Predicted 3D model of a 75-nucleotide RNA (transfer RNA) from a Ktedonobacteraceae bacterium. Rfam family: tRNA. The family's RNA type in Rfam is transfer RNA. The organism belongs to Ktedonobacteraceae, within Bacteria. The prediction has a mean pLDDT of 81.
């Protein structure tokens, strides 16, 4: 340099055009002498960034950033 994959909540991951979700963690409450465990509840997201298509984009297209892998180059 070329090609492929990945990027979504603090962490691990869903959702592949139609209201962005789950588990765990954290917080509050209940339970308990206390802690842990358990149960209940509330919160938490510029979906890596910018632009485009569309009535509507996490999803499709273009550019770009980061990570991983493969190939090439290395006189």
């Nucleotide at each position: 340099g070329c090609c492929c994959g990945c990027g979504u909540a603090g962490c691990u991951c869903a959702a592949u055009g139609g209201c962005a979700g789950a588990g765990c963690a954290g917080c509050g409450c209940a339970c308990u002498c206390u802690u842990a465990a358990u149960g209940c509840g509330a919160g938490g997201g510029u979906u890596g960034g910018a632009g485009g298509u569309u009535c509507g984009a996490u999803u499709c297209c273009u550019c770009u950033c980061g990570c991983g892998g493969g190939c090439a180059c290395c006189a």